Predicted 3D model of a 385-nucleotide RNA (Bacterial RNase P class A) from Candidatus Sulfopaludibacter sp. SbA3. The prediction has a mean pLDDT of 80. Rfam family: Bacterial RNase P class A. It is annotated as a ribozyme.
């Protein structure tokens, strides 16, 4: 210096013109309100607005108290409203150096759903003697017989688990005695059980003693222990309420039609399950709320190791609802790239590209997406010393 991959950080600007949404002023409209034109003035999507995967606001229904089931969590402190998040710490693997005879042991760097496998039931493919009541395929010893001059060879009956071989995983591991060869057979470290003591808040750890030593994996199988959970969601819910058609309660003896009036006709009714008036109530359309100032943003200081916490100042920053937050254009930043010109460095002109995505009550997290540009790791290359 190049590509790649993996983390965070950002997450284009500026003018015109034409729109959409909501709020504010002015004017007009009898005009204080509401509300209607008509004008001006400013505001109008995220870092995730998504996925709706976990917690809570806030709302309505439900709820004596206790179990059962179902689901979730699952090392220990702490943070926060809350959480399954977070932030410190523990214990464990990994992967590097360092050490040591070697088991191990320390460092560093990553990563972990990390209660119980010594309640119980079942699993463990293929290989392999044997996958859990051990076991013996090669091999290792020393017996005894055979064969052979001898080295050795064969075949019995037995000792072994050191070497080997199979597996993802083989009944504690290294050493060093031991012994016919083995072997906790015996020692010493290391691991593992019981018992203490001694640090820490704890998870746990470091010491003493003591026991040759129980026994594999898997609980992200059933399960077992602890803890937690009542369900529904802003289309929650709350107020105003039309026209129809029901539904109560009062008055009344008339009430409608026949194009205005009168007669006159005709229909409903005339003590009622009533025509007519009239008032009431519940809901539908519809409209108002809920709705955004709230675990709030931004600066400062101050405890903390950190998540976060306090004080101070400042600041108001979308609220739609067949659901605005957009369109065009002209420059300008980035980023690929072409031609032309130039030894080059570069310069002119032109072309394309600029992601993922888009609030729907509102909030704290997780998870996924993601042009180009910066940082920070790590892998590969190529060059130079």
């Nucleotide at each position: 210096c190049c590509u790649g991959c993996c983390g965070g950080a950002u997450g284009g600007g500026u003018a015109g013109c034409c729109g959409c949404u909501g709020g504010c002023c002015c004017g007009c409209g009898c005009g204080a309100a509401c509300c209607g034109c008509g004008g001006g003035c400013g505001g109008g999507a995220g870092g995730a607005a998504a996925g709706u995967c976990c917690g809570g606001u806030c709302u309505c229904c439900a709820u004596a108290g206790g179990g059962c089931a179902a689901c979730a969590u699952g090392c220990c402190g702490g943070c926060u409203a809350a959480c399954g998040g977070c932030c410190g710490g523990g214990g464990g693997g990994a992967u590097c150096c360092g050490u040591u005879c070697a088991a191990g042991c320390g460092g560093a760097u990553u990563u972990u759903a990390c209660g119980g496998a010594a309640a119980g039931u079942g699993c463990c493919a293929c290989a392999g003697a044997a996958a859990a009541u051990a076991u013996a395929c090669c091999g290792c010893c020393g017996g005894g017989c055979g064969g052979g001059c001898a080295a050795c060879c064969g075949c019995c009956a037995g000792g072994u688990a050191a070497g080997g071989g199979u597996g993802a995983a083989a009944a504690g591991g290294u050493g060093c005695g031991g012994u016919a060869a083995g072997a906790g057979c015996g020692c010493a470290c290391c691991g593992c059980g019981g018992c203490c003591g001694c640090a820490g808040u704890a998870a746990u750890g470091c010491g003493g003693c003591u026991g040759g030593c129980a026994g594999g994996g898997a609980a992200a199988a059933c399960c077992c222990c602890a803890u937690g959970u009542g369900g529904a969601g802003c289309a929650a819910g709350a107020c105003c309420a039309a026209a129809u058609a029901g539904g109560g309660g009062a008055g009344c003896a008339g009430g409608a039609g026949c194009g205005g009036c009168c007669c006159g006709c005709u229909c409903c009714g005339u003590u009622a399950c009533g025509a007519c008036u009239u008032c009431c109530g519940g809901g539908u359309a519809g409209g108002u709320u809920g709705c955004u100032g709230g675990a709030g943003c931004c600066g400062g200081c101050g405890a903390g190791a950190g998540a976060u916490c306090g004080c101070c100042g400042g600041c108001c920053a979308a609220g739609a609802c067949g659901a605005a937050u957009g369109g065009c254009u002209a420059c300008c930043g980035c980023c690929c790239u072409g031609u032309u010109c130039g030894c080059a460095a570069g310069a002119a002109c032109g072309g394309g590209g600029u992601a993922c995505a888009g609030a729907a009550a509102c909030c704290g997290g997780c998870u996924u997406a993601u042009a180009g540009u910066c940082c920070g790791g790590c892998a590969g290359g190529c060059u130079c010393u």